[in-house]
RNA sequence: AAAGCAAUCCGCCUUGUCGCGUUCCGCUUCGGUGGAAUGAGGAAAGUCCGGGCAACACAGGGCAUCCUGCUUCCUAACGGGAAGGGGGCGGAAGGGCAACCGACCGUUUACAGACAGUGCCACAGAAAACAAACCGCCCUGAAGGCUUCGGUUUUCGGGGUAAGGGUGAAAACGCGGGGUAAGCGCCCACGACACUUCCGGGCGACCGGGGUGCUGGUAAACCUCAGGAGUUGAAAGACCAAAUAGGCAGCAGAUGAGGCGGCCCGUCUCUGGCUUCGGCCGCUGCUGCGGGUAGGUCGCUGGAGGGCAUCGGCGACGGUGCUCCAAGAGAAAUGACAGGGGCCGGAUUUAUCCGGUACAGAACCCGGCUUACAGGAUUGCUUUUAUU
Numbered sequence: 001a002a003a004g005c006a007a008u009c010c011g012c013c014u015u016g017u018c019g020c021g022u023u024c025c026g027c028u029u030c031g032g033u034g035g036a037a038u039g040a041g042g043a044a045a046g047u048c049c050g051g052g053c054a055a056c057a058c059a060g061g062g063c064a065u066c067c068u069g070c071u072u073c074c075u076a077a078c079g080g081g082a083a084g085g086g087g088g089c090g091g092a093a094g095g096g097c098a099a100c101c102g103a104c105c106g107u108u109u110a111c112a113g114a115c116a117g118u119g120c121c122a123c124a125g126a127a128a129a130c131a132a133a134c135c136g137c138c139c140u141g142a143a144g145g146c147u148u149c150g151g152u153u154u155u156c157g158g159g160g161u162a163a164g165g166g167u168g169a170a171a172a173c174g175c176g177g178g179g180u181a182a183g184c185g186c187c188c189a190c191g192a193c194a195c196u197u198c199c200g201g202g203c204g205a206c207c208g209g210g211g212u213g214c215u216g217g218u219a220a221a222c223c224u225c226a227g228g229a230g231u232u233g234a235a236a237g238a239c240c241a242a243a244u245a246g247g248c249a250g251c252a253g254a255u256g257a258g259g260c261g262g263c264c265c266g267u268c269u270c271u272g273g274c275u276u277c278g279g280c281c282g283c284u285g286c287u288g289c290g291g292g293u294a295g296g297u298c299g300c301u302g303g304a305g306g307g308c309a310u311c312g313g314c315g316a317c318g319g320u321g322c323u324c325c326a327a328g329a330g331a332a333a334u335g336a337c338a339g340g341g342g343c344c345g346g347a348u349u350u351a352u353c354c355g356g357u358a359c360a361g362a363a364c365c366c367g368g369c370u371u372a373c374a375g376g377a378u379u380g381c382u383u384u385u386a387u388u
Base pairs, nucleotide, nucleotide: 001384002383003382004381005380006379007378008377009376010375012341013340014339015338016337017336018335020039021038022037023036024035025034026033027032041359045370046369048368049367050366051365052364053233054232055231056230060265061264062263063262065229066228067227068226069225070084071083072082073081074080085111086109087108088107089106090105091104094101095100112224113223117222118221119218120217121216134165135164136161137160138159139158140157141156142155143154144153145152146151173191174190176188177187178186192215193213194212195211196210198209199208200207201206237298238297239296240295247289248288249287250286251285252284253283256270257269258268259267260266272281273280274279305324306323307322308321309320310319311318312317342357343356344355345354346353347352
C1' cells in the first nucleotide's frame, strides 16, 4: 500500500418565501389573528421470537401439539447478549525414527443421546456394519515345459489370508518392531479415539495424570432424555350519549346445556314457576328473517425511558446521585419552491461543465433477530506485496 473479515458512527448542511399537526400563552369587531416549543427510523420494513398491557369468572391434572438443547453469567424475558469450554478448518515457534503432538493467532459451530429401539448410506465396489475375496500373497494336489537337478514357469483344482493394490464420501484405528507358511491387536511399546463410582485443578462445561478397551456414518431421519409453552390481540378492550321492535319464527334442553385454544378428567354458571292436565310464561344455547345506531371520550404515550457523573464487574450489565420530557395523527400532519454550499463519480489540463446524493415513512408500547442501503469516517484482526 492492496484485498478480505468483524464492529461502531454519520448518512446531507444552510438562507429566503409560503403551507401543515400537537401543546401552551396572548389579542379579538368572535369572522379571525400573533407568538413560543416541538413534529417519521437505524431499520419505523418483515411479522420471525420474547414480553408489558387488555379480555376470556378463577384455578388444576393428563394426553396430543409445538419450541429450545455445551457451561457460567446478564436480562422483565427470549431462539437474544457477554465471558469461557469442546469440535472442525487455516496458520504456527518447536518436539518425535515414524504415526502423531503442538503453546499461540484467526475463523466457524443446528454443540444433549448412535452401548433403548426402528430406518437410511445412491452409483461404483468382492463386500456398506450379524458386512468380504476382484487383483494379489502363502501352502498344497494333478497334468505339462525348461533345467547347471538347487529350482523355475503354465493350466486346472483344494486350503489359508485381510497386512499390499483397486472401487468409493466412508472398507474392521495408525506407526515402529517381534512373530508367522503367508498374514491379522496375534504380541510389545508408543500415538489417536471411547469409557471410567481412581487422583489433582476448576462454580461449571472441561483440563492434566492413572486404568480399561480394538474402536463406521447419519437424529435440520423417526425416536429417547432434559427444560419450557393457556388463547386472542388495539379492528384487544372500557365508558358515555342517542335511537329502535328488551321484535318474530324454528330446533334442542331438565340432569341436560353452556364456559375454561384440540381431547379427557376436574371445576364454575343456568337447571324455574303456574295449571281447569289442553298447556302457558320464563331461562340457556344454536340457526334464520327483520329493525335501530355507526356519535363522543379513554386505551394513545412519564417509560423494564433518555442524558451526565461516579462506584462495582474481564465483560454483557448493574447500583447510586443529579437532570430532562424531545410525534400522538385518527383516512391520516411532519411539506413545496428558489439560491448557495458539502460529499462522490466522469469529462477536461489547472478552471469549468455534466450527473448522483442511498434504503426508506410512526399508528398500543418495549427488548431482540433477519432483510435493504449512493456515499463518508474510525477501530481491530488475517493474508499478500515493497522498503528498512